The RNA shown here (transfer RNA) has 73 nucleotides and comes from a Parcubacteria group bacterium.

RNA sequence: GUCCCCGUAGUUCAACGGAUAGAAUGUCGGGUUGCGGACCCGAAGAUUGGAAGUUCGAAUCUUCCCGGGGACA
Numbered sequence: 001g002u003c004c005c006c007g008u009a010g011u012u013c014a015a016c017g018g019a020u021a022g023a024a025u026g027u028c029g030g031g032u033u034g035c036g037g038a039c040c041c042g043a044a045g046a047u048u049g050g051a052a053g054u055u056c057g058a059a060u061c062u063u064c065c066c067g068g069g070g071a072c073a
Stems, first nucleotide, its partner, number of pairs: 001072007010025004018056001027043005049065005
């Protein structure tokens, strides 16, 4: 330099172009307990890496940029 893959809660991951972006775990509050752990109930937590474009509608499709990984040179 060329090409390919990935980027979504703190973390690990879901989400045929369509409803309020969900789950597990973690965090916080409560219950339970002699105190913890485990267990049960509840809550907060995401401008879906950034910017444009296509579309009635984009996490999803297209382009550029940024970051990570890989192949070739």

Its Rfam family is "tRNA". The family's RNA type in Rfam is transfer RNA. The RNAcentral record of the sequence draws on ENA. The prediction has a mean pLDDT of 81. The source organism's lineage runs through Bacteria and Bacteria candidate phyla.